């Protein structure tokens, strides 16, 4: 200088002028109204939020002759603090996310039980083989090698033949003679080649047994992972690192960690039911209490001392004398109060990593009920943008524009949701200077 990321601040001042609600004190003791009480005049004072929304927790506090005990139901769910308590807050741990400062967290238990895991896959709880890899027998085919047979070249040697033999033509009833081409023949030995047959060997399709679960394929998820080494192929089969689980050992109050070491190990899911541990009376400020005024303490019916009824629902325990339904009359828009002194703010000091506690001085800060805090309007100030004025930042100057979300209702401690013209500081990562 950009991106991020945590916390925090603020929600425009200061004044005129009219108008509004609450207190205090004053004065004529004004005006209303049978009362209870209300209002009105003068001075002084105060007068909306960080969330005030949401109504989602906790509570204070009001009431209910049990609020005492249990079942049933809801809440909570790591550890250790903090709090009046909380499902909140603070600080740690696992796990995931992100370079990273930081974020998320529905985080006890699946060896208590009982479900579910669709489809696809051979198979998703005890196992399994879809394509495949390997052994072995077996049929087929195919090629080699060995042999035996048979046929026949080749080559050497030996015997015989030498005018003989053979092939072929030509001739005959049949020969016989003729012609023409070759030079033969028998056996042994070797050496290669056809065919069959048998043996062995290998390849290929099948087909059956038997070994495997590495490799492919289904699927979120396959019986720890990845490398080597073995193997007939293969496997923690045996190493080597890692994961997960059991032992022991150390740290930590703990949640957990951190190191040895073992035999190599199916699972997932409880924001499914369910176990487990700790927590919970109801109902609420329209809760409730006072005063005034009226009025028919009426009419019926049900149930109730062998208990009706007694404030989510059931039992037990307690109290327990009326209760609960209609119908019908009177007040009901009457006034006060609960109402704002509070687990209160705001400085300071001590303890504490922090939430937070102590201890101390100062302060009083809305209480309305047809529901107030507003209408106008001056100066000043923040933020953008733009012009000028200067090399530029800085700083003056004038224009113009811009400031959200949103209104107490008995009150407090949180949670969440909505939002910005805005600052302010720490911490991260990138760039670029010195």
């Nucleotide at each position: 200088c950009g991106a991020g990321u945590a916390a925090a601040c603020a929600a425009g001042g200061c004044g005129g002028u009219c108008g509004c609600g609450g207190g205090a004190a004053g004065a004529u003791u004004g005006c209303c109204g049978c009362a209870a009480g209300g209002u009105g005049c003068u001075u002084c004072u105060c007068g909306a939020g960080g969330a005030a929304a949401g109504u989602c927790c906790g509570a204070g506090c009001u009431c209910c002759g049990c609020a005492g005990g249990g079942c049933a139901g809801g809440g909570u769910g790591c550890u250790g603090g903090g709090u009046a308590a909380c499902g909140c807050c603070c600080a740690g741990u696992g796990a995931g996310g992100g370079u990273g400062a930081c974020c998320u967290u529905a985080a006890g238990g699946c060896c208590a039980g009982u479900g579910c895991c669709a489809c696809a896959g051979a198979a998703a709880c005890c196992a399994u083989a879809c394509c495949g890899c390997c052994c072995g027998g077996u049929g087929c085919u195919c090629a080699g090698c060995a042999g035996u047979a048979a046929g026949g070249g080749c080559a050497a040697g030996a015997g015989c033949a030498u005018a003989g033999g053979a092939u072929c033509c030509u001739g005959u009833a049949a020969a016989a003679a003729g012609a023409a081409u070759c030079u033969g023949u028998u056996c042994u030995u070797g050496u290669g080649u056809u065919u069959a047959c048998c043996g062995c060997u290998g390849a290929g399709c099948g087909u059956c047994g038997g070994g495997u679960a590495a490799g492919g394929g289904u699927g979120c998820a396959a019986c720890g992972g990845u490398g080597c080494g073995g193997u007939a192929a293969g496997a923690g089969c045996g190493c080597a690192c890692c994961a997960g689980g059991g032992a022991c050992c150390g740290g930590g109050a703990g949640a957990c960690c951190g190191g040895u070491u073992c035999g190599c190990u199916a699972g997932g899911u409880a924001a499914a039911c369910c176990c487990c541990a700790c927590c919970c009376g109801g109902a609420g400020c329209a809760a409730g209490a006072c005063c005034a005024a009226a009025u028919a303490g009426g009419g019926g019916g049900a149930g109730a001392a062998u208990a009706a009824g007694g404030u989510u629902g059931c039992c037990c325990g307690c109290c327990g004398a009326c209760u609960c339904c209609c119908c019908g009359g009177g007040u009901u828009a009457g006034g006060u109060u609960g109402c704002u002194u509070g687990a209160g703010g705001c400085g300071c000091c001590a303890g504490g990593c922090a939430a937070c506690u102590g201890g101390u001085g100062c302060c009083c800060c809305a209480g309305a009920u047809a529901g107030a805090u507003g209408g106008c309007u001056g100066c000043c100030g923040c933020u953008u943008c733009c012009c000028g004025g200067u090399a530029u930042u800085u700083c003056c100057g004038g224009g113009a524009a811009g400031a959200a979300c949103a209104g107490a209702a008995c009150u407090c401690g949180g949670c969440u949701u909505a939002a910005u013209a805005g600052u302010u500081u720490g911490c991260u990562c990138g760039g670029u200077c010195c």